The RNA shown here (transfer RNA) has 73 nucleotides and comes from Sporichthya sp. Its Rfam family is "tRNA". From the family's description: Transfer RNA (tRNA) molecules are approximately 80 nucleotides in length. Rfam classes the family as a transfer RNA. The organism belongs to Sporichthya, within Bacteria. The RNAcentral record of the sequence draws on ENA.
[in-house]
RNA sequence: GGGGUGGUGGCCGAGUUGGGCAAGGCGCCUGCCUGCAAAGCAGGUCAUGCGGGUUCGAUUCCCGCCCACCCCU
Numbered sequence: 001g002g003g004g005u006g007g008u009g010g011c012c013g014a015g016u017u018g019g020g021c022a023a024g025g026c027g028c029c030u031g032c033c034u035g036c037a038a039a040g041c042a043g044g045u046c047a048u049g050c051g052g053g054u055u056c057g058a059u060u061c062c063c064g065c066c067c068a069c070c071c072c073u
Stems, first nucleotide, its partner, number of pairs: 001072007010026003019056001027045006049065005
C1' cells in the first nucleotide's frame, strides 16, 4: 500500500425483504423476603463508532473517515 471481517448499554451479545416500545444474559438501583445478608421474586435503569447521502422512514442500503482483528505485498 491492497483486500476481508467486525464496531449495538458499564460488560457479553442477537437483530440485513428498510418500518415491531432495538431481544436476552450479567451488572447497577428500588421494593418484597430475612434478625442482617446471600439466594429467590417483582419493578426500574442504560446502547446502534463519527460525518454525509438515498428514502416518507436507516442498526439495516451507498460514500468518506476513525478504531480492532486477519490475510496479501